The RNA shown here (small-subunit ribosomal RNA) has 1526 nucleotides and comes from an Armatimonadota bacterium.
RNA sequence: AUGGAGAGUUUGAUCCUGGCUCAGGGCGAACGCUAGCGGCGUGCCUGCGACAUGCAAGUCGAGCGGGGUGUGAGGCUUCGGCUUCGCACCUAGCGGCGAACGGUCGAGUAACACGUAAGCAACCUGCCCCGAAGACCGGGAUAACAGCUCGAAAGAGCUGCUAAUACCGGAUGUGCCCACGAAGAGGCAUCUCUUCGUGAGUAAAACCCGCAAGGGGCUUCGGGAGGGGCUUGCGGCCCAUCAGCUAGUUGGUGAGGUAAUGGCUCACCAAGGCGUCGACGGGUAGCUGGUCUGAGAGGAUGACCAGCCGGACUGGGACUGAGACACGGCCCAGACUCCUACGGGAGGCAGCAGUCGGGAGUCUUGCACAAUGGGGGAAACCCUGAUGCAGCGACGCCGCGUGCGGGAUGAAAUCCUUCGGGACGUAAACCGCUUUUGUCUGGGAAGAAGACAGUGACGGUACCAGACGAAUAAGCCCCGGCUAACUACGUGCCAGCAGCCGCGGUAAAACGUAGGGGGCGAGCGUUGCCCGAAUUUACUGGGCGUAAAGCGCGCGUAGGCGGCUGCGUAAGUGGGGAGUUAAAGCCCUCGGCUCAACCGAGGAAAUGCUCCUCAAACUGCGCGGCUUGAGUGUAGGAGAGGGGAGUGGAAUUCCCGGUGUAGCGGUGAAAUGCGUUGAUAUCGGGAGGAACACCAGUGGCGAAGGCGGCUCCCUGGCCUACUACUGACGCUGAGGCGCGAAAGCGUGGGGAGCGAACGGGAUUAGAUACCCCGGUAGUCCACGCCGUAAACGAUGAGCGCUAGGUGUUGGUGGUCUCGACCCCACCAGUGCCGCAGCUAACGCAUUAAGCGCUCCGCCUGGGGAGUACGGCCGCAAGGUUGAAACUCAAAGGAAUUGACGGGGGCCCGCACAAGCGGUGGAGCAUGUGGUUUAAUUCGAAGCAACGCGAAGAACCUUACCAGGCCUUGACAUGCUAGGGGACCUGCCUGAAAGGGUGGGGUGCCCCGAGAGGGGAGCCCUAGCACAGGUGCUGCAUGGCUGUCGUCAGCUCGUGCCGUGAGGUGUUGGGUUAAGUCCCGCAACGAGCGCAACCCGCGCCCCAUGUUGCCAGCGGGUCAUGCCGGGCACUCUUGGGGGACUGCCCGGGUAACCGGGAGGAAGGAGCGGAUGACGUCAAGUCGGCAUGGCGCUUACGCCUGGGGCCUCACACAUGCUACAAUGGGCGCAACAAAGGGUUCCGAUGCCGUAAGGCGGAGGCAAUCCCAAAAAUACGCCCUCAGUUCAGAUCGCAGGCUGCAACUCGCCUGCGUGAAGACGGAAUCGCUAGUAACCGCAGAUCAGCUAUGCUGCGGUGAAUACGUUCCCGGGCCUUGUACACACCGCCCGUCAAGUCACCUGAGUCGUCUGCACCUGAAGUCCGUGGCCCAACCCGCAAGGGAGGGAGCGGCCGAGGGUGCGGGGGGCAAGGGGGACUAAGUCGUAACAAGGUAGCCGUACCGGAAGGUGCGGCUGGAUCACCUCCUUU
Repeated sequence: AUGGAGAGUUUGAUCCUGGCUCAGGGCGAACGCUAGCGGCGUGCCUGCGACAUGCAAGUCGAGCGGGGUGUGAGGCUUCGGCUUCGCACCUAGCGGCGAACGGUCGAGUAACACGUAAGCAACCUGCCCCGAAGACCGGGAUAACAGCUCGAAAGAGCUGCUAAUACCGGAUGUGCCCACGAAGAGGCAUCUCUUCGUGAGUAAAACCCGCAAGGGGCUUCGGGAGGGGCUUGCGGCCCAUCAGCUAGUUGGUGAGGUAAUGGCUCACCAAGGCGUCGACGGGUAGCUGGUCUGAGAGGAUGACCAGCCGGACUGGGACUGAGACACGGCCCAGACUCCUACGGGAGGCAGCAGUCGGGAGUCUUGCACAAUGGGGGAAACCCUGAUGCAGCGACGCCGCGUGCGGGAUGAAAUCCUUCGGGACGUAAACCGCUUUUGUCUGGGAAGAAGACAGUGACGGUACCAGACGAAUAAGCCCCGGCUAACUACGUGCCAGCAGCCGCGGUAAAACGUAGGGGGCGAGCGUUGCCCGAAUUUACUGGGCGUAAAGCGCGCGUAGGCGGCUGCGUAAGUGGGGAGUUAAAGCCCUCGGCUCAACCGAGGAAAUGCUCCUCAAACUGCGCGGCUUGAGUGUAGGAGAGGGGAGUGGAAUUCCCGGUGUAGCGGUGAAAUGCGUUGAUAUCGGGAGGAACACCAGUGGCGAAGGCGGCUCCCUGGCCUACUACUGACGCUGAGGCGCGAAAGCGUGGGGAGCGAACGGGAUUAGAUACCCCGGUAGUCCACGCCGUAAACGAUGAGCGCUAGGUGUUGGUGGUCUCGACCCCACCAGUGCCGCAGCUAACGCAUUAAGCGCUCCGCCUGGGGAGUACGGCCGCAAGGUUGAAACUCAAAGGAAUUGACGGGGGCCCGCACAAGCGGUGGAGCAUGUGGUUUAAUUCGAAGCAACGCGAAGAACCUUACCAGGCCUUGACAUGCUAGGGGACCUGCCUGAAAGGGUGGGGUGCCCCGAGAGGGGAGCCCUAGCACAGGUGCUGCAUGGCUGUCGUCAGCUCGUGCCGUGAGGUGUUGGGUUAAGUCCCGCAACGAGCGCAACCCGCGCCCCAUGUUGCCAGCGGGUCAUGCCGGGCACUCUUGGGGGACUGCCCGGGUAACCGGGAGGAAGGAGCGGAUGACGUCAAGUCGGCAUGGCGCUUACGCCUGGGGCCUCACACAUGCUACAAUGGGCGCAACAAAGGGUUCCGAUGCCGUAAGGCGGAGGCAAUCCCAAAAAUACGCCCUCAGUUCAGAUCGCAGGCUGCAACUCGCCUGCGUGAAGACGGAAUCGCUAGUAACCGCAGAUCAGCUAUGCUGCGGUGAAUACGUUCCCGGGCCUUGUACACACCGCCCGUCAAGUCACCUGAGUCGUCUGCACCUGAAGUCCGUGGCCCAACCCGCAAGGGAGGGAGCGGCCGAGGGUGCGGGGGGCAAGGGGGACUAAGUCGUAACAAGGUAGCCGUACCGGAAGGUGCGGCUGGAUCACCUCCUUU
């Protein structure tokens, strides 16, 4: 010393930048829901809007005269009364003091208004206190009152009377004031003070009370206290899109005025004064102590309380007074309200209550002067909406309560549930206890004051005691993340939520409700506002290469900053001290209300200002010195530095001439164009303009823009060496001034080439473009403008410091030389690499983006917008300065992983190419779309749906349709009741299902003699719980499958690198079919994949021999393994061997590759099975399973019939063909693999045939299906819509089946269609493959099978090669993509909404200038009218003095005219923002398909295009140079 926390949101992910949002605290609050009590506070923030009613400032009779009431005494009396003197009380008026305080409000005010610190030698001060002195002699009026008059009223006038502490004259003069003189003292410039003398001037109430003592008041002066006035330093808002302001303005002299200084006012004189250190103008605002927040610095604020200021219906003015320009006073003007007899009057709540209005919003027309304080009074006392209290409002803070203990079979209800249970929950009930609060009863304060007594609004309140009884007392918000708290149902992008991100489209912890839970609690939420978080304006404490941000560059003014050293000074600075910093508040301690809030006391603090004093390091200032900063000099040096004049050659074009002939030119290809009037080409001559090849270089020069042939003239800067001179002369630089590419503008020239616009030709869907042919401004020169660029190193200038390496330009020195070579060093410049350090990263790195200092410029989310308005500049184009509304939750930077590219490299695949055969055309089959239909059930949809689910739709299947039926159901389990053995079998009706109705039959177990009763299983009927569903959701799922893809990839552990995403490993060099292997390597290993292990085929061996086989032996037949026999062979079935780059040669480090030998087989022998991490919300709820949802006499079930088979079409997959390599007929031959008992079915017989009869054999290496076919041989056909092809149709048959009409297959005879090899396009296949040929099987009664799955037979061609198409792998590059190019995205147009700009004008508002008019009123003048006091006078009258009136200056307001500022509305005009699915195009992001962008100019529906100059923030290839490594 007590103090500092973050989170969400940009991305696929990451780091950074950056905004938005949240959690905290606060409030004079309001709104919603809710509400038991008390204490202390607090309560119109809006209309400074308008106000009914009452109250808020009076008091003094001890200043004065009078009046009234009561009463006492006396006199008179006609008893009605009159009158005199007292006493008490009340009192209008005169007079005094107060009313300038207190209370209220915040309009105005940006000012000496406030705060703070000083000053007044330039001032005032009633009441109060202290002190000195005094109060004498006189005078004249006037209210009240009385009378009269006017007026509706308010009120007024005239006449008459009267008093004073009212007024006046005179005296006295301590004093005071003024003038003059003298002496002294002091100070701050004008000066001030003290003492003395002389002169002039100037007071009062002889009052009041009291018997008196005495008290109260009066006058003059001095002092005090408190209060006020004036002046000054410093401090505290926004806008520069307000930059210049000023005529009493600035000063002087004199005068006036004031309490007082002053230009405050006036006359005259001078021409000043203020301002970028922000004048003037505009906007906003009372200031402060404090309050809220914050770690602090700071930010915000100025309610209550306190100090100051300002206001009092609006504006102006003065009067009175000690004090006012006066809230509850006056005058005038204005607006408004009220009264009125219409003539005229009255009023001012921003005092306390209260009313209306405004508004989201803010209280009682209360009690009392008991206390505190104020006014008056001698006092009693009176007054006091100040104040003290009470009332209302959860508006705030604080405190208390709504009970406490026990109580489990964990009751019931409710909610959830996997149905077992769980939660609510000791919670409740129930038992015991307590009584704060509450109600009632009893008692009952302090606050009251210096003797005693009296005095309390609050109030019978606080407090105390007793009685009663758990009794009277809980809500609000939230529960997706941030942020603490989860389930169910409802809803279905609806209704709604939302602070930000975001939820809701059928399983929503995000909407609504419920249960449960979390938080706070008489409150809880919401809204608004402030601070914080936000180091997000950064003083503490930020930045500017690419995120927002360095002025295009220089010269330089003000300003800021400034080398070494000495002395002085003391402004800054530091130490000490003094004064002040009001009180309250904050903080600490102690104390008082039972605690606390609240209150009291003491302390601390008050970071500031002023004064005194000390110090002298640093800064400043003054003086002096120095040389290293800076500059000068001398001698050299390089250079496209600038300006002017001249000059040279090459090339293009044009003109003339020669040669020459049919084209040239141009492009991707063309065309326009040029050319037989002779082009292009070529030679010679000439003209003219512009630009300067090679040299030429990350070379040079310049501040930047920029500068390039050569020569001369003029001229700026720079470098090196020497170290002579000056002596800090320096750095930066707001404004300012100058320079400033290209385009563009003005005037005049010039014009070869190029070339915006424009014309034409192409391209294209279009092509206002890219390409081509032309071509005007312009490009060039002179002079003058413009002033902008990606004016870039996207990096301001200066100085110092901080490893190196290596190029290059200029210079100097050294060394060594023939040498100016090389080498070494230094200085200045210019590149690359790199350490530390820095950086978000990329990168920068002595040329810093490192470490420091100085100065300038600039930034503060994106869009709107570099726009609008205003100003300045410009001839214009335009430049410069430069917003807001509104809108978004981001916009961004760097890097990462992917994906993608009409980017690159490497490499695969029947991917292309090479080749063979097809498809697309025909007919038919099958599937699909479409169409049709009562229904044509459903699904599948690019590859990867479409001869697919279907390996069998006439009924069935069947899910569809129309009709007929059933309702515990066709099927499962259980229960209740009744009946019946189970079961078998009829009849009626009906299309069937179904409905109706009979017959037979009596079992098993138990009780019982029997009759009879009971029971199990089964059946029927009635009922319950349930069944059932091909109903929906494949976007809720499991399982299975397709596809990329049999592609070679996909990952992990540890380590290492990186802030991190992530990388490394897995990249690289080779190799392979392969992430296969080898080598290398910050990696080392490992897993899933690859390969291998498995199956089939190929060779051999062993075993095995029946049903297989038949070589040898025997028998037999017309013939046949037919028989005996044999197991050798073939074959069957098991097992094993074989192949491993093992061997040889060559290449290579190796892996491996090429060739060869042997071998049945080679370098994976061939084929299969096998499918990594994952992708497609791929497919399937209709195979199955399954969550949820909907149906329940139907969306379930049964049934006969129909449909799934439609048919003008379209597509897909196939079959058969178009013929002679063929077709037909005859004859002959050779397979493999399968299947067979409600089955395969031989020989034989019948039929032309399908088939029939029949039945041997076969449960199958035995028998059968079974003929294989293509093929071979022989004959016919001879190129024809045919002896090709077979569709279609007719007739007659056969088979299966309950049944072939819709809708089966087969046979025979007849019929004989399209079709003559197929457009664009497109498919398969690399060897026993394609092609051609047949065989079998599953499903199946039969079959629409040409399909599918297998089997064998015959059996090719071709691959140069990887440019191209498609798909894929690896590396790399760009990216604005990440739903990942089927991506993203721009502008016009159209529609809607919103705000803004402009706008003929229009409406009201503020304000300036000029003029006119001009109230009240002060001042000045006048004052013939009026006037008691004093003077003269007997008087009349006069004088002095004053006044009314009048005049004048000023003057609020009003009027007129002309300006300025801001605002409302506005036809129309303009762009902007936003809004799931509108139109046109495709500009940008990949080389975005013409690289993009910047400035400028022209053009175009639009993005945009083109010209000129610039930039890299451009991909790719090649080349050059440099660097690094070896």

Lineage of the source: Bacteria > Bacillati > Armatimonadota. RNAcentral holds the sequence, with entries from ENA. Its Rfam family is "Bacterial small subunit ribosomal RNA". The coordinates come from a structure-prediction model, not an experiment, and the mean pLDDT is 87.